[in-house]
């Protein structure tokens, strides 16, 4: 060169075209302890705002569609297969 799949919050990692990030780790705070660990409870994607609360976001551009992590194009990055 050709074929096939993979790419989603800090991590792994779910998601039938209809609330983007369930769940799990990890963090932060608090119970609890002389202190910790362990366990339990809250919260946790980015930004901007004093706060209410906006804007943004599934590798990167496009396209369908009210409506795209999903379906299509084309290009990055990548694992395997074949030449």
């Nucleotide at each position: 060169g050709g074929g096939c799949g993979a790419g989603u919050g800090g991590c792994g990692g779910a998601a039938u075209g209809g609330u983007a990030u369930a769940c799990g780790c990890g963090g932060u705070a608090g119970u609890c302890u002389c202190a910790a660990a362990a366990a339990c409870u809250a919260c946790u994607g980015g930004u901007c705002g004093c706060a209410a609360g906006g804007c943004c976001u599934u590798g990167a551009g496009g396209g369908u569609u009210c409506g795209a992590g999903u379906c299509c194009c084309u290009c990055c990055u990548u694992g395997c297969c074949c030449a």
About this RNA
The RNA shown here (transfer RNA) has 83 nucleotides and comes from a bacterium. The coordinates come from a structure-prediction model, not an experiment, and the mean pLDDT is 81. The sequence was found in a public genome assembly. It matches the Rfam family "tRNA". Rfam links the family to the GO term triplet codon-amino acid adaptor activity.